[in-house]
RNA sequence: AAAAAGGUUUUCUAGGGUUCCGUAGCAACCGCUAGUCUGGUCCGAGAGAAAACCCACAGUAGUAAACUGUGUCACGGAAGGAUAAAAGCCUGGGAGAA
Numbered sequence: 001a002a003a004a005a006g007g008u009u010u011u012c013u014a015g016g017g018u019u020c021c022g023u024a025g026c027a028a029c030c031g032c033u034a035g036u037c038u039g040g041u042c043c044g045a046g047a048g049a050a051a052a053c054c055c056a057c058a059g060u061a062g063u064a065a066a067c068u069g070u071g072u073c074a075c076g077g078a079a080g081g082a083u084a085a086a087a088g089c090c091u092g093g094g095a096g097a098a
Base pairs, nucleotide, nucleotide: 006054007053008052009051010050011049012048015043016042020040021039022037023034024033025032026031055071056070057069058068059067060066073093075096079091080090081089
C1' cells in the first nucleotide's frame, strides 16, 4: 500500500419503542394523560437461529436433466436518516482498530 468474506427472500429470537388494542389514572357525553405500563398488534439483527431459491467450488453420474457435500472468520464508535416512535433497523463487514 492492496485485497478479503457469497446474494435475495421468508419465519423467528435477543433487542426496541408507542401509531392501534389492552392496562392504569383523570373525567364521567365526546374524550385526555401515562411506555418511569407486564402485554397483543408493530419494528427488528453483516458480526443471532432456521428454511427456500440463486451463486461459487468439489464429487457422483454423464447425451442431458439431476443428486450429494462445502461456503471459514467477523472488535467497532460518534453522527445522521426513516417510520407513530425507538432500536443490534438503514448509512454500514462504513470511519477507526486488529